[in-house]
RNA sequence: GCCACCUUAGCUCAGUUGGUAGAGCGAUGCAUUCGUAACGCAUAGGUCCCCGGUUCAAUCCCGGGAGGUGGCU
Numbered sequence: 001g002c003c004a005c006c007u008u009a010g011c012u013c014a015g016u017u018g019g020u021a022g023a024g025c026g027a028u029g030c031a032u033u034c035g036u037a038a039c040g041c042a043u044a045g046g047u048c049c050c051c052g053g054u055u056c057a058a059u060c061c062c063g064g065g066a067g068g069u070g071g072c073u
Base pairs, nucleotide, nucleotide: 001072002071003070004069005068006067007066010025011024012023013022019056027043028042029041030040049065050064051063052062053061
């Protein structure tokens, strides 16, 4: 320098061939227990990396950028 892939909750990751985003773990509260852990119930937590375009509507499609991983030279 070229090519491919990835970027979504505190962490690990789903997701929808466009219609107001979810799980597990973690956190908090409640219940249980003599108490702790575990189990159970509930709650909070997200400008879906950034900018622009298309569209009635974009996390999803298109273009550009940033960061990361891998490959080639």